[in-house]
RNA sequence: UGCCGGGUGGUCUAAUGGUAGGACAGCGGUCUCUGGAACCGUAGAUUGAAGGUUCGAAUCCUUCCCCGGCAG
Repeated sequence: UGCCGGGUGGUCUAAUGGUAGGACAGCGGUCUCUGGAACCGUAGAUUGAAGGUUCGAAUCCUUCCCCGGCAG
């Protein structure tokens, strides 16, 4: 430098054009002698950045940033 893949709450991971869901972790509660486990409830991401397309974008297009792989 080129090509390919990826970037979504604290972490992991879904959503393939219709207002971003789940698990773990966190917080509150029940239970327990205590802790843990279990169960119930609850807060938290407008999706790497900026534009564009569209009635509507995490999703499609463009440029850029970051990570990994391959090639030189």